The part of an RNA shown here (small-subunit ribosomal RNA, central domain) has 350 nucleotides and comes from an uncultured Verrucomicrobiota bacterium. It matches the Rfam family "Bacterial small subunit ribosomal RNA". The prediction has a mean pLDDT of 87.
Context: one part of a larger RNA
């Protein structure tokens, strides 16, 4: 290079936007880029192939075809490709109309709990735990009643359920906004798909400035357990969890399963829509879209198992793999304030 692969064996980029590039729907014309036919020249020689012939054979050598898959010119084709000029509507989009939703951002407002204080009744215990101690309490605790503050989370509804590109996303209202989806016609007229580099978003943790601090709690002290116990278990308890701005850019960031389109038996259950049929009106029923899950035929797969939400059958791109270790390392760049990210060897071992 040619191939073989990426759900669990090495291998899907965290995810999305998108320029270059790849790749493109039906038709109708013109060109004649790629394509294809033929014909002309070239394609030294040698060597390779056939076929003769010379050394006693052979190798070797000599002659002659063919080759030499490729170049240029020229002469035609015009199906597909590729370009220019028209045309379509079925993919793309737009507009109108509706009903879902924890999408997103701010603003604001609630009520249960904790915790802290105050006040009042009350008196010896609370607390903890396998048992215990450390802790807390006669300086009145734990319990109870009333008040008051803070701070961070939203019990029941909550479901195999919903909505996000993916990370994630749940009290209530409001304001502003993004997508999806379902009906209708009716407008655009191929505007598409995919996408190296690039830019965007990106869980917790960690980072820098200020803030907050209820509760939990790395670290760190105690107290047990224990042969020791830098632990599990227990009382404390700072950093942080929280709010705003800025970084960081990693995750089992997993469905361990890129995107996009098309085609390929059914069941059942669900969450939004539309028809239909029935009805006093609805549910049940039928029938269609869109999405979630489970069982499965054909097929696939080493098996497990996937199985219209494919790992089934084709297309188009892009990203990735290539024996384990070394090594998500060194060096070297690029990024960050660090912490460390991305890229990424080799020697040596088996």
């Nucleotide at each position: 290079c040619u191939g073989g692969g990426c759900g669990u064996a090495a291998a899907g980029g965290g995810u999305g936007c998108g320029c270059a590039g790849g790749c493109g729907g039906c038709u109708g014309g013109a060109u004649g880029u790629g394509u294809c036919a033929g014909a002309u020249g070239u394609g030294a020689a040698a060597u390779c192939u056939c076929a003769a012939g010379g050394c006693u054979u052979a190798a070797c050598c000599u002659u002659g075809a063919a080759a030499g898959u490729g170049c240029a010119u020229u002469u035609g084709a015009a199906a597909c490709u590729a370009u220019c000029c028209g045309g379509c509507u079925g993919g793309a989009g737009u507009a109108c109309c509706g009903g879902a939703g924890g999408g997103g951002u701010a603003a604001g407002c609630g009520g249960a709990a904790u915790u802290u204080c105050g006040u009042g009744u009350g008196u010896a215990g609370c607390a903890g735990u396998g048992a215990a101690a450390u802790g807390c309490g006669u300086a009145g605790a734990u319990a109870u009643a009333c008040g008051a503050a803070a701070g961070a989370a939203c019990a029941c509804c909550a479901a195999a359920g919903g909505c996000g590109a993916a990370g994630g996303c749940a009290g209530c209202u409001u304001a502003c906004u993004g997508g999806a989806c379902g009906g209708u016609u009716a407008c655009u007229g191929a505007c598409g798909c995919u996408c190296a580099u690039g830019c965007a978003c990106g869980a917790a943790a960690g980072c820098g400035u200020g803030g907050g601090g209820a509760g939990c709690g790395a670290a760190a002290g105690g107290g047990a357990u224990u042969a020791g116990a830098u632990a599990c278990c227990c009382c404390u308890g700072u950093a942080g969890u929280c709010c705003a701005c800025g970084c960081c850019g990693u995750a089992a960031a997993c469905g361990u399963u890129g995107u996009a389109c098309a085609c390929u038996a059914g069941g059942u259950c669900u969450u939004g829509g539309g028809a239909g049929a029935u009805u006093c009106g609805a549910c049940c029923c039928u029938u269609u879209c869109a999405g979630g899950a489970u069982c499965c035929a054909a097929g696939c797969u080493a098996a497990c198992g996937c199985g219209a939400u494919a790992a089934g059958u084709g297309u188009a791109c892009c990203g990735c793999c290539u024996g384990a270790g070394g090594a998500c390392u060194a060096c070297g760049g690029u990024c960050g304030c660090a912490a460390g990210a991305c890229u990424a060897a080799a020697a040596c071992u088996c």